[in-house]
This is a predicted structure of a 350-nucleotide part of an RNA (small-subunit ribosomal RNA, central domain) from an uncultured prokaryote.
The full RNA is in RNAcentral, with records from ENA.
Context: one part of a larger RNA
RNA sequence: CUGGGCGUAAAGAGCACGUAGGCGGUCUCGCAAGUCAGAAGUGAAAGCCCUGGGCUCAACCCAGGAACUGCUUUUGAAACUGCAAGACUAGAGAAUGGUAGAGGGUGGCAGAAUUCCCCGUGUAGAGGUGAAAUUCGUAGAUAUGGGGAGGAAUACCAGAGGCGAAGGCGGCCACCUGGACCAUUACUGACGCUGAGGCGCGAAAGCGUGGGGAGCAAACAGGAUUAGAUACCCUGGUAGUCCACGCCGUAAACGAUGAGUGCUGGUUGUUGGGGGUAUAGACUCCUCCGGUAACGAAGCUAACGCGAUAAGCACUCCGCCUGGGGAGUACGACCGCAAGGUUAAAACUC
Numbered sequence: 001c002u003g004g005g006c007g008u009a010a011a012g013a014g015c016a017c018g019u020a021g022g023c024g025g026u027c028u029c030g031c032a033a034g035u036c037a038g039a040a041g042u043g044a045a046a047g048c049c050c051u052g053g054g055c056u057c058a059a060c061c062c063a064g065g066a067a068c069u070g071c072u073u074u075u076g077a078a079a080c081u082g083c084a085a086g087a088c089u090a091g092a093g094a095a096u097g098g099u100a101g102a103g104g105g106u107g108g109c110a111g112a113a114u115u116c117c118c119c120g121u122g123u124a125g126a127g128g129u130g131a132a133a134u135u136c137g138u139a140g141a142u143a144u145g146g147g148g149a150g151g152a153a154u155a156c157c158a159g160a161g162g163c164g165a166a167g168g169c170g171g172c173c174a175c176c177u178g179g180a181c182c183a184u185u186a187c188u189g190a191c192g193c194u195g196a197g198g199c200g201c202g203a204a205a206g207c208g209u210g211g212g213g214a215g216c217a218a219a220c221a222g223g224a225u226u227a228g229a230u231a232c233c234c235u236g237g238u239a240g241u242c243c244a245c246g247c248c249g250u251a252a253a254c255g256a257u258g259a260g261u262g263c264u265g266g267u268u269g270u271u272g273g274g275g276g277u278a279u280a281g282a283c284u285c286c287u288c289c290g291g292u293a294a295c296g297a298a299g300c301u302a303a304c305g306c307g308a309u310a311a312g313c314a315c316u317c318c319g320c321c322u323g324g325g326g327a328g329u330a331c332g333a334c335c336g337c338a339a340g341g342u343u344a345a346a347a348c349u350c
Base pairs, nucleotide, nucleotide: 003322004321005320006319007304008303012318014201015200017198021194022193023192025088026087027086028085030083031082033081034080035077036076037075038074039073040072041071042070049065050064051063052062053061054060091191092188093187094185095184096183097182098181099180103177104176105175106174107173108172109171110154115149116148117147118146119145120144121143125136126135162169163168206247207246208245209244210243211242215241216240220236221235222234223233258317259316260315261314262313263312266295267294268293269292270291271290272289273288274287275286276285299306300305323350324349325348332343333342334341335340
């Protein structure tokens, strides 16, 4: 390489969009590039293989056959692939009417709480811990009543609930905006799937400039603990956490499970929508479609487990793996302000 694989053994890219390419629904007619069949030419000789023969055998040699699975030309076939033309509606889209939602962005508003400031009441403690101490307090703390400032986050509702491609999204209102689902349809007519490169999005931390800073809190300081304690516990506390703009591009970015399509027993919950039976209505019941969970037939699996949301049965396309360490490192290249990221070896060793 082939083969075999990728939930947990090595292996699914963090996620989407999309270029080339690969793959692609039903019917009719045509062409004949692929495909299939016949014929002709060529496919040197030797060798290999088969048959027979010559050296006493064999090696060796000679003759014949077969083979040379290929290529070219030509004649034909038209099922399949392809190409051309025409048609279709089951894929895809569209229209109309509805529905649910922490989907995204901008602006405004609200209440609870923490902290700080001011005023009042009030007096000796408060705080903290396993126990303490550092710390705060007679310059009046803690507690309590009133007023004010500011920042961040939105208790209950809240759910194995919802939305989003992923990251992720949670107070209320308004505006702007993406997607999904259901029902109906007389529209378009394969317009589809995947996607090397590419391009965009991408938690937290981190970086740049300018703001902001209540609480929390790396670093740091102190108090304890301890043999020590550069920790766990306590008192403080700066970056940061927040906002705007610009970078970074990583993660146990996880369902450790790529995307799409079709097929294959059931049971129970929940969520969005539709239809039906019954009913005064609600509830309940039957049923269809979309999501999300639990359990399980068959089947799969090394087992664990998966099981219509497959890890079952198949097809299409992409990514990735090939013993452990060295190493996701060195070098080079590209990207980045930097931190670093991406791509990615070898010697050596077991």